[in-house]
RNA sequence: GGGCCAUUAGUACAGUGGUAAUAUGCUGCAUUCGCAUUGCAGAGGCGGGAGUUCGAUUCUCCCAUGGUCCA
Numbered sequence: 001g002g003g004c005c006a007u008u009a010g011u012a013c014a015g016u017g018g019u020a021a022u023a024u025g026c027u028g029c030a031u032u033c034g035c036a037u038u039g040c041a042g043a044g045g046c047g048g049g050a051g052u053u054c055g056a057u058u059c060u061c062c063c064a065u066g067g068u069c070c071a
Stems, first nucleotide, its partner, number of pairs: 001070007010024003018054001026042005047063005
């Protein structure tokens, strides 16, 4: 220098055009003499920019970061 892959909640990961699921963590309530466990409820998220589209986390381009391969 070039090819490919990844980037989604504090963490780990699904989802692939029509409002984002789950686990764990966090908060509150119930349960307990208390703690833990368990149950219920809640807060919290699509790397940045541009384009296509009625509509973009999803498709296209550029950039950033990381990984991998080639030189």

This is a predicted structure of a 71-nucleotide RNA (transfer RNA) from Candidatus Levybacteria bacterium CG_4_9_14_0_2_um_filter_35_21. Its Rfam family is "tRNA". By type it is a transfer RNA. It was read from a public genome assembly. Taxonomically the source falls in Candidatus Levyibacteriota (Bacteria, Bacteria candidate phyla). The coordinates come from a structure-prediction model, not an experiment, and the mean pLDDT is 84.